[in-house]
Context: one part of a larger RNA
RNA sequence: UUGGGCGUAAAGGGCGUGUAAGCGGUUUUAUAAGCUUGGUGUUAAAUACUCUGGCUCAACCAGAGAGAUGCGCUGAGAACUGUAUGACUAGAGUUCAAAGGAGGAAGCUGGAAUUCCUGGUGUAGGGGUGAAAUCUGUAGAUAUCAGGAAGAACACCAAUGGCGAAGGCAAGCUUCUAUUUAUGGACUGACGCUGAGGCGCGAAAGUGUGGGGAGCGAACAGGAUUAGAUACCCUGGUAGUCCACACUGUAAACGAUGUGCACUGGGUGUAGGAUACAUACGUAUUCUGUGCCGUAGCUAACGCGUUAAGUGCACCGCCUGGGGAGUAUGCUCGCAAGGGUGAAACUC
Numbered sequence: 001u002u003g004g005g006c007g008u009a010a011a012g013g014g015c016g017u018g019u020a021a022g023c024g025g026u027u028u029u030a031u032a033a034g035c036u037u038g039g040u041g042u043u044a045a046a047u048a049c050u051c052u053g054g055c056u057c058a059a060c061c062a063g064a065g066a067g068a069u070g071c072g073c074u075g076a077g078a079a080c081u082g083u084a085u086g087a088c089u090a091g092a093g094u095u096c097a098a099a100g101g102a103g104g105a106a107g108c109u110g111g112a113a114u115u116c117c118u119g120g121u122g123u124a125g126g127g128g129u130g131a132a133a134u135c136u137g138u139a140g141a142u143a144u145c146a147g148g149a150a151g152a153a154c155a156c157c158a159a160u161g162g163c164g165a166a167g168g169c170a171a172g173c174u175u176c177u178a179u180u181u182a183u184g185g186a187c188u189g190a191c192g193c194u195g196a197g198g199c200g201c202g203a204a205a206g207u208g209u210g211g212g213g214a215g216c217g218a219a220c221a222g223g224a225u226u227a228g229a230u231a232c233c234c235u236g237g238u239a240g241u242c243c244a245c246a247c248u249g250u251a252a253a254c255g256a257u258g259u260g261c262a263c264u265g266g267g268u269g270u271a272g273g274a275u276a277c278a279u280a281c282g283u284a285u286u287c288u289g290u291g292c293c294g295u296a297g298c299u300a301a302c303g304c305g306u307u308a309a310g311u312g313c314a315c316c317g318c319c320u321g322g323g324g325a326g327u328a329u330g331c332u333c334g335c336a337a338g339g340g341u342g343a344a345a346c347u348c
Base pairs, nucleotide, nucleotide: 003320004319005318006317007302008301012316014201015200016199017198021194022193023192025088026087027086029084030083031082033081034080035077036076037075038074039073040072041071042070049065050064051063052062053061054060091191092188093187094186095185096184097183098181099180100179103177104176105175106174107173108172109171110154114150115149116148117147118146119145120144121143125136126135162169163168206247207246208245209244210243211242215241216240220236221235222234223233258315259314260313261312262311263310266293267292268291269290270289271288272287273286274285275284276283277282297304298303321348322347323346330341331340332339333338
């Protein structure tokens, strides 16, 4: 609980798509449901309100009156909302001309490095550390040269840069595919915004089945350190990391800032386009993104400041003292691990 809020104090859903629902551009005509304004009926009595009266006053009692509110019936009005109808192009969208990008999926290819294998040269160490040792090496290591195999990741370019709804995306080429942006033309003609449920996507770790396994490396083993050392350091090393398919559905999933639209001084970078001048560099204007600094304003302050946390509107989500507790229970999803929803007693 018709209040006030949600960057950091409690609080923006991880992100999209979209159903119901809420809200919705300009204009014509009609209607009269909402709306405005009359008439009328009813809204019992008592009570409450106003006036008057009766008990010595008051409480109490009696009489008279007025109104409010709701509903029904019946007229009138037509600005706004709704409904119906016709039209429009400023919102939204389609298409053509131009451009951009690590957007996505599949396939093919490349070089450096690492490890291993084979062979050559060559001889006593190598490796590792704060120092050592475990380890490795005369059965020839390390080093170096040649050849081969494997898997994973793509130095430089690289940027406060680009793309994507978010998660995220980086060697090169090809194919398929999605998207964005500026300007101009043509077209559709409000087709829009938000979105409870629903559906889809969703890092890492984890799970299932089948592959793969170079390096790294939870667990584990050993060596050190230490009072101890279930660690930090070292030598090894299994799951995993990689691929395909299926599941899981969570993160400081962060800009800790929901989405859309409109309005409100500037300065300076950067990415992509367009126009004009210039046509050698460039300059100016403008649109879309992405940064920094700052005016007004806002803010508890920090700070935000046309990419708002300013000024407004529409719709959704969420919060309501700390602990107990994201626990118990129920329901539901999952193979499991666990996820979603989600209290109370008690206590301060």

The part of an RNA shown here (small-subunit ribosomal RNA, central domain) has 348 nucleotides and comes from an uncultured organism. Its mean pLDDT, the model's own confidence on a scale to 100, is 87. Rfam family: Bacterial small subunit ribosomal RNA. The RNAcentral record of the full RNA draws on ENA and SILVA.